[in-house]
Molecule: Bacterial RNase P class A
Organism: Gammaproteobacteria bacterium UBA7310
RNA sequence: GAAGUCAGCCAGACAGUCGCUCUUUUUCAGUUGGUUUUUCCAGCUGCAAAUUGGGAGGAAAGUCCGGGCUCCACAGGGUAAGGUGCCAGGUAACACCUGGGCGGCGCGAGCCGACGGAAAGUGCAGCAGAAAGUAAACCGCCUAAGCCAGUUCACUGGCCGGUAAGGGUGAAAUGGUGCGGUAAGAGCGCACCGCGCGACUGGUAACAGCUCGUGGCGAUGGAAAACCCCACCUGGAGCAAGACCAAAUAGGGAUCCAUUGGCGUGACCCGCGCUGGAUCCGGGUAGGUUGCUAGAGGCGUGUGGUGACAUGCGCCCCAGAGGAAUGACUGUCCACGACAGAACCCGGCUUAUCGGCUGACUUUACAU
Numbered sequence: 001g002a003a004g005u006c007a008g009c010c011a012g013a014c015a016g017u018c019g020c021u022c023u024u025u026u027u028c029a030g031u032u033g034g035u036u037u038u039u040c041c042a043g044c045u046g047c048a049a050a051u052u053g054g055g056a057g058g059a060a061a062g063u064c065c066g067g068g069c070u071c072c073a074c075a076g077g078g079u080a081a082g083g084u085g086c087c088a089g090g091u092a093a094c095a096c097c098u099g100g101g102c103g104g105c106g107c108g109a110g111c112c113g114a115c116g117g118a119a120a121g122u123g124c125a126g127c128a129g130a131a132a133g134u135a136a137a138c139c140g141c142c143u144a145a146g147c148c149a150g151u152u153c154a155c156u157g158g159c160c161g162g163u164a165a166g167g168g169u170g171a172a173a174u175g176g177u178g179c180g181g182u183a184a185g186a187g188c189g190c191a192c193c194g195c196g197c198g199a200c201u202g203g204u205a206a207c208a209g210c211u212c213g214u215g216g217c218g219a220u221g222g223a224a225a226a227c228c229c230c231a232c233c234u235g236g237a238g239c240a241a242g243a244c245c246a247a248a249u250a251g252g253g254a255u256c257c258a259u260u261g262g263c264g265u266g267a268c269c270c271g272c273g274c275u276g277g278a279u280c281c282g283g284g285u286a287g288g289u290u291g292c293u294a295g296a297g298g299c300g301u302g303u304g305g306u307g308a309c310a311u312g313c314g315c316c317c318c319a320g321a322g323g324a325a326u327g328a329c330u331g332u333c334c335a336c337g338a339c340a341g342a343a344c345c346c347g348g349c350u351u352a353u354c355g356g357c358u359g360a361c362u363u364u365a366c367a368u
Base pairs, nucleotide, nucleotide: 001364002363003362004361005360006359007358008357009356010355012333013332014331015330016329017328018327020055021054022053025050026049027048028046029045030044031043032042033041034040057339061350062349064348065347066346067345068344069238070237071236072235081234082233083232084231085230086100087099088098089097090096101115102113103112104111105110116229117228121227122226124222138167139166140163141162142161146159147158148157149156150155175193176192177191178190179189180188194217195215196214197213198212199211200209201208202207242290243289244288245287252281253280254279255278256277257276261275262274263273264272265271297316298315299314300313301312302311303310304309334337
């Protein structure tokens, strides 16, 4: 210098003018209370004025997980349904994160993995192929043993067969290499490697071992993101949750009045029911207020830990609207500016994203 890997950061800059929204303080106006009144004091309110401070994101997004908060339900146990699934730790919790193991990819820094069980059971596997899980002789190889025929008595042909070493099919044919062995072959025998099982050693564990023993090994093929089995987890709904205040209209309840009226019951009267008036009460609609942002908060620093993270101290307050503010214009500059807009709040994951910067590391060319 080139090509990469990982971690983190920024998200046009500066200045001016005019707005929008929340907020601090003051003035003004209105209103309520104290005081007999004025004055004064206190509280509240504002299409008012000035003033102080703040005003979208790294994803505010998808709403895919986990929690807080709220209401409803809930003795305990089981079933169903859904989810998670190597081990240990972190956390409020998680399907997230950290560290480790195993498998795969990469020369490497590193990256990726729904990664329990297929010797409990049921089901599944197109095409090709002789045979596909209760595995299997198509080609090839062999003719030792047995039988038959021929014979020049060397052997030849056929039958019965043997054979998974070679070829071919397939994603997959069920250990590999070598030596021995054989008619030809074959874990048939042996050595080494691999694999299973049991110990031992190391490790909290997953797991590992150029440790020991044992088994010749079609044992135990694949697939569980097929059913299923095992272990663990999960109540439902969501800020349109919920709480408070509360008009008009209609209706409900209580008390009192009127019962002189009207209607019904009844032959009629009393009585009873409905109807009337006044006062009070409660539910509840519109509407308003609240929930609403000081929090598993941020920044700095120390300590513990490999790390995720935990914790001590100091400092800071950093949107809170309600059809929904966070903008517009002008000037200068440059590398000419991507994806994108909070709606109760947090922790994650995933997806989108113009460019630029910083640090650590890897591979490689050249020079010394």